[in-house]
Formats: sequence, C1' cells, structure tokens
RNA sequence: GCCGAGGUAGCUCAGGGGUAGAGCACACGACUGAAAAUCGUGGUGUCGGCGGUCCGAUUCCGCCCCUCGGCA
Repeated sequence: GCCGAGGUAGCUCAGGGGUAGAGCACACGACUGAAAAUCGUGGUGUCGGCGGUCCGAUUCCGCCCCUCGGCA
C1' cells in the first nucleotide's frame, strides 16, 4: 500500500431506518448482630469523527481516525 472484520453504558456484547438494550459491575433500599448471597429500584450513552441520502440515521452511502486479521 491492498483486502476483510470491527469501534454502541465502567467492562463484555446485542440491536442494521422510527430518538438504544442485556449480562456483569456500580449506587441506594430490604434482609442480617454485621457481612456475603438473594430480592427491589436506578441506564449512568453527543452509538469513533465529519459530510451526504431520507420526513426521520446507531442503522444506508462517501471520506477520515483507531483496533484486529490476511496479502504484498
């Protein structure tokens, strides 16, 4: 340099047009003498960046940045 996969919550990842979720973690409460476990409540996010298409973009298109793999 070329090709492919990916970038979404603190972490691991779903979601591929109608304004975003799960598990774990975390905070508070219940329980306990006190903890752990369990149960209840809470999503904490400019969906990597900039443009384009569209009534509407996390999703589709282009460019760029970053990560991983392959080829040279």